Source information:
Transfer RNA from Ideonella flava, 71 nucleotides, folded computationally. Its Rfam family is "tRNA". The family's RNA type in Rfam is transfer RNA. From the family's description: Transfer RNA (tRNA) molecules are approximately 80 nucleotides in length. Gene Ontology term of the family: triplet codon-amino acid adaptor activity. RNAcentral holds the sequence, with entries from ENA. The coordinates come from a structure-prediction model, not an experiment, and the mean pLDDT is 81.
RNA sequence: GUGGCCGUAGCUCAAUGGGAGAGCCGUGGGUUGUGGUCCCACUGGUGUCGGUUCGAUUCCGACCGGUCACC
Numbered sequence: 001g002u003g004g005c006c007g008u009a010g011c012u013c014a015a016u017g018g019g020a021g022a023g024c025c026g027u028g029g030g031u032u033g034u035g036g037u038c039c040c041a042c043u044g045g046u047g048u049c050g051g052u053u054c055g056a057u058u059c060c061g062a063c064c065g066g067u068c069a070c071c
Stems, first nucleotide, its partner, number of pairs: 001070007010024004018054001026042005047063005
C1' cells in the first nucleotide's frame, strides 16, 4: 500500500428498519447478630461525519481505531 473482519454500558456479548437489552461490575435498599448468599431498585452505551428512509444499532459512502492475510 491492497483486501477481509470488527467497533453497542466499566468488562463479556445480544438486538436481520419501528419501544437499546442480558450477565458480571458499581450504588442504594431488604434479608442476617456481623459477613457472605439470595431478593428488589437505580446509574450508565450504539467510534466520528454525511447519505437513503416516514423511521437507522441495522442499509450506503468517507474517515478514525483495532485485528488478520498478501505485498